Source information: The RNA shown here (transfer RNA) has 73 nucleotides and comes from a Lachnospiraceae bacterium. Model confidence (mean pLDDT): 80 of 100.
RNA sequence: GCCCGAUUAGCCCAACGGUAGAGGCGAUGGCUUCAGAGACCAUUAAGUAUCAGUUCGAAUCUGAUAUCGGGUA
Numbered sequence: 001g002c003c004c005g006a007u008u009a010g011c012c013c014a015a016c017g018g019u020a021g022a023g024g025c026g027a028u029g030g031c032u033u034c035a036g037a038g039a040c041c042a043u044u045a046a047g048u049a050u051c052a053g054u055u056c057g058a059a060u061c062u063g064a065u066a067u068c069g070g071g072u073a
Stems, first nucleotide, its partner, number of pairs: 001072007010025003018056001026044005032038001049065005
């Protein structure tokens, strides 16, 4: 240089082009306890790497860019 893949919450990870982007961990509060751990209940935060394009409608399709990983002489 070329090719492939990934980028979504503090972390991990879902989401046939169509309802209000789900779940786990974590965090906070409550309950329980002599106290703590654990269990249980509630709460919590995203507009999806960036910029454009296609579409009635984009996390999803297309292009460019950025970062990370892998492959290749």

It matches the Rfam family "tRNA". Gene Ontology term of the family: triplet codon-amino acid adaptor activity.